[in-house]
Molecule: transfer RNA
Organism: Candidatus Cytomitobacter primus
RNA sequence: AGGAGUGUAGCUCAAUUGGUAGAGUAUCGGUCUCCAAAACCGACGGUUGGGGGUUCGAGACCCUUCACUCCUGCCA
Numbered sequence: 001a002g003g004a005g006u007g008u009a010g011c012u013c014a015a016u017u018g019g020u021a022g023a024g025u026a027u028c029g030g031u032c033u034c035c036a037a038a039a040c041c042g043a044c045g046g047u048u049g050g051g052g053g054u055u056c057g058a059g060a061c062c063c064u065u066c067a068c069u070c071c072u073g074c075c076a
Stems, first nucleotide, its partner, number of pairs: 001072007010025004019056001027043005049065005
């Protein structure tokens, strides 16, 4: 330099292929217990990497850009 992939909650990942953004875990609170752990119940937590476009409607489609990973190539 060229090509491919990934980016969504603190972390790990979904979202049935354009139609209300969710789960587990962590954290916090509660129940239970002599206390704690475990278990159970609940709460909190999001600019869907950034920007733009298409559309009545975008996490998803198009363009651009950033970060990371892999492959190929170049220099040393």